[in-house]
Record summary:
A computed fold for a 384-nucleotide RNA from Oceanimonas aquatica, annotated as Bacterial RNase P class A. It is recorded under the gene name rnpB. Its Rfam family is "Bacterial RNase P class A". Rfam's curators write: Ribonuclease P (RNase P) is a ubiquitous endoribonuclease, found in archaea, bacteria and eukarya as well as chloroplasts and mitochondria. The model forms 92% of the base pairs in the Rfam consensus. The coordinates come from a structure-prediction model, not an experiment, and the mean pLDDT is 75.

RNA sequence: CGAGCUGGCCGGGCAAUCGCUGCUUCGUCGUUGUGUCUUCGGGCAGACGGGCGAGGGGGAGGAAAGUCCGGGCUCCAUAGGGCAGGGUGCCAGGUAACGCCUGGGGGGCGCGAGCCCACGACCAGUGCAGCAGAGAGCAGACCGCCGAUGGCCUUCGGGCACAGGUAAGGGUGAAAGGGUGCGGUAAGAGCGCACCGCGCGGCUGGCAACAGUCCGUGGCACGGUAAACUCCACCCGGAGCAAGACCAAAUAGGCCUCCUACAGGCGCGGCCCGCGCUGGAGGCGGGUAGGUUGCUGGAGCCGGCGAGCGAUCGUCGGCCUAGAGGAAUGGUUGCCAAUCGAGCUUGCUCGAUACAGAACCCGGCUUACAGGCCAGCUCAAUUA
Numbered sequence: 001c002g003a004g005c006u007g008g009c010c011g012g013g014c015a016a017u018c019g020c021u022g023c024u025u026c027g028u029c030g031u032u033g034u035g036u037c038u039u040c041g042g043g044c045a046g047a048c049g050g051g052c053g054a055g056g057g058g059g060a061g062g063a064a065a066g067u068c069c070g071g072g073c074u075c076c077a078u079a080g081g082g083c084a085g086g087g088u089g090c091c092a093g094g095u096a097a098c099g100c101c102u103g104g105g106g107g108g109c110g111c112g113a114g115c116c117c118a119c120g121a122c123c124a125g126u127g128c129a130g131c132a133g134a135g136a137g138c139a140g141a142c143c144g145c146c147g148a149u150g151g152c153c154u155u156c157g158g159g160c161a162c163a164g165g166u167a168a169g170g171g172u173g174a175a176a177g178g179g180u181g182c183g184g185u186a187a188g189a190g191c192g193c194a195c196c197g198c199g200c201g202g203c204u205g206g207c208a209a210c211a212g213u214c215c216g217u218g219g220c221a222c223g224g225u226a227a228a229c230u231c232c233a234c235c236c237g238g239a240g241c242a243a244g245a246c247c248a249a250a251u252a253g254g255c256c257u258c259c260u261a262c263a264g265g266c267g268c269g270g271c272c273c274g275c276g277c278u279g280g281a282g283g284c285g286g287g288u289a290g291g292u293u294g295c296u297g298g299a300g301c302c303g304g305c306g307a308g309c310g311a312u313c314g315u316c317g318g319c320c321u322a323g324a325g326g327a328a329u330g331g332u333u334g335c336c337a338a339u340c341g342a343g344c345u346u347g348c349u350c351g352a353u354a355c356a357g358a359a360c361c362c363g364g365c366u367u368a369c370a371g372g373c374c375a376g377c378u379c380a381a382u383u384a
Stems, first nucleotide, its partner, number of pairs: 002379009012336007020059002023056007030048002034045004061355001065366002068364005073240004085236005090104005105119001106117004120231002125229002127225002142170002144166003149163002151160003178196006197220001198218005203212003244293004254284006264278005300319008338353007
């Protein structure tokens, strides 16, 4: 310098001005559930569930997204256990929990740094496998090879045909029932042997998954497929902040007590008319509209130290960091920075600014993303 890998971070800045939405302080008006005084008209103080104004201060994200997992919280259900149903699936650890994370084992890819894998069990049972192919699972003779043995011929070298033998070679396929070599044979074949591989048992190491240049044993498949049924092990009650709780209007509607007998009463803000409703008065609880709450201080964030390979945990100190409800977090202008595009006068001008936006909260995963920064590592070339 080029090409990459892994981990972490940022994702416009400053100023002016005009707004939006919570919080807070002050002023002012208002209200009267509070206290006190009263000449009963009200006054004063206090409070805020209210309005307006002024000042101060806060106000989207790394994914707020998809709503795919896991939990907190809330209500309902619930002796215990089982069935059904769903999920997870190498081992160990972390965690509130997980399908997440960390470390390790095994397999695959890459020269490498590294990356990817639902990775229990088809010697319990059942099922499935298109096309091609002779044969696809207690194998299989299409081509090929042989034809020793038996038959015929013979110049005695052998030849011919059939029965038959054969899994070495070819061909089909994703896959054809261990591989290489030697022996063996008519030709072949774990038929025999050596080595490699594989199965089973043991031993050793490891918490374990598993590994081993170890020992013994078996001629040797037990083929593939379980995000096929299934078996094994473990986990799972349901619904969700529109959960739930509190206050609570009316010419709505219910219950209880007392009074009364068509005159009245009630509502339409005071009066008359008119209209509507209706036995009257008092009390009670449920509950709709509506309001309040749940609501943001939490498995919280930052830093130091300690334990651990690490995920993470412990401890100490500091900090408070959106809470709306048709839903705020924005607009304009100037300067600066970065990138991209266009134009030309080649260093200036003009234009554009990624993905996307909280809604009870939190831990993850996945997906989207203009551009930029930092750290560690790998490969290749060159120079010293």